[in-house]
A computed fold for a 350-nucleotide part of an RNA from Lecanora markjohnstonii, annotated as large-subunit ribosomal RNA, domain IV.
The RNAcentral record of the full RNA draws on SILVA.
Its Rfam family is "Bacterial large subunit ribosomal RNA".
Context: one part of a larger RNA
RNA sequence: CAAUCAUUAAGGAACUCGGCAAAUUGACUCCCGUAACUUCGGGAUAAGGAGGGCCAUUCCUCUUUAUUAAUAUAAGGAAAGGAAGAGGAGGCACAGAAUGGUGUUGUACGACUGUUUAAUUAAAACAAAGCACGCUGCAAAGAAAUGAAUUCGAAGUAUUGAGUGUGAUUUCUGCCCGAUGGCGGCUGGUUAUCGGAUUUUCUUAGUUGAUUAAGCUAGGUUUUGAAGGAACCCCCGUUCAAUGGCGGCUUUACACCUGAGAGUCCUAAGGUAGCGGAAUUUCUUGGCCGUUAAAUGCGGUCGCGCAUGAAUGAUGUAACGAUACAACAGCUGUCUCAAUGAUUGGCUCG
Numbered sequence: 001c002a003a004u005c006a007u008u009a010a011g012g013a014a015c016u017c018g019g020c021a022a023a024u025u026g027a028c029u030c031c032c033g034u035a036a037c038u039u040c041g042g043g044a045u046a047a048g049g050a051g052g053g054c055c056a057u058u059c060c061u062c063u064u065u066a067u068u069a070a071u072a073u074a075a076g077g078a079a080a081g082g083a084a085g086a087g088g089a090g091g092c093a094c095a096g097a098a099u100g101g102u103g104u105u106g107u108a109c110g111a112c113u114g115u116u117u118a119a120u121u122a123a124a125a126c127a128a129a130g131c132a133c134g135c136u137g138c139a140a141a142g143a144a145a146u147g148a149a150u151u152c153g154a155a156g157u158a159u160u161g162a163g164u165g166u167g168a169u170u171u172c173u174g175c176c177c178g179a180u181g182g183c184g185g186c187u188g189g190u191u192a193u194c195g196g197a198u199u200u201u202c203u204u205a206g207u208u209g210a211u212u213a214a215g216c217u218a219g220g221u222u223u224u225g226a227a228g229g230a231a232c233c234c235c236c237g238u239u240c241a242a243u244g245g246c247g248g249c250u251u252u253a254c255a256c257c258u259g260a261g262a263g264u265c266c267u268a269a270g271g272u273a274g275c276g277g278a279a280u281u282u283c284u285u286g287g288c289c290g291u292u293a294a295a296u297g298c299g300g301u302c303g304c305g306c307a308u309g310a311a312u313g314a315u316g317u318a319a320c321g322a323u324a325c326a327a328c329a330g331c332u333g334u335c336u337c338a339a340u341g342a343u344u345g346g347c348u349c350g
Stems, first nucleotide, its partner, number of pairs: 001345008010336002014334001019331001031049002037042001039168001054088002057084005062077005090094001102329007109321002114126002130166004135161001142152003171314002174246003179243002181239005188234002194228001202220007247265005274308001275305001286302006
């Protein structure tokens, strides 16, 4: 000097990003006492108090005898257990050691128990019960495999199975189908393979012709390709707990302000109920109130919310949380401000 312990005057979080760390509390038994709130189960060991070992005394449990119809009552008693009281003595200390909850309040998030980044993140993330949607009629949908048989689904059968979203419960879940997607429809349009009407050239044989030219009949070759005609798409409907979206300007009430109302443009519809400087608010340390001596904090309230909002769920909520934030009580070497002691290591000397 470092590490690990122990103690500390007065103060008691002034430390610090933050009470980090430490301290406080403490098991069991017994006696009281216990709030708001609540899904009536909880909250709750809530909180807050008291007692404790040894000796003596008395009583009870048990039992013997007497008495009594029976209890009661009176006189005794081996062992064990329990209780009561301002009885007594001793110690610094009687839960005498070890082990062994700090408590309370408010807010946010997530209902809860559970799961997770083995070796930097345990959470508000995942899951969850519940809710909802569409798919699936059995050789089911879906999945694996494949040029495929086959296997799982399932030795199941729509109260099934697989998928997606939300995430207990309470109160609710508004408007929009124009776009993208899904589903359904079929009047019309377009249209592939197909279809082959029609059409061009050359040529073989025969034949008409005058031997040629030009034709005709039966073939071959090459070329043109009409009508018709499926799905998709265009078209017509429907669907948002499908992907998603949910306005602007002007003006107006007898001071001023505000704007119930009015006008107008655009839109598929113009954000409803709620909540709101929020885990969302740039301006911003928003305005006001409370908390403090002092508050970029926290809680409440306000609202034109840069850029909240309804299963991409909205809002409240008892219980729960090694979650985050704020406050209070107690407590303390965290600090004012350090000091002393012990052990181990290091260093110096030997």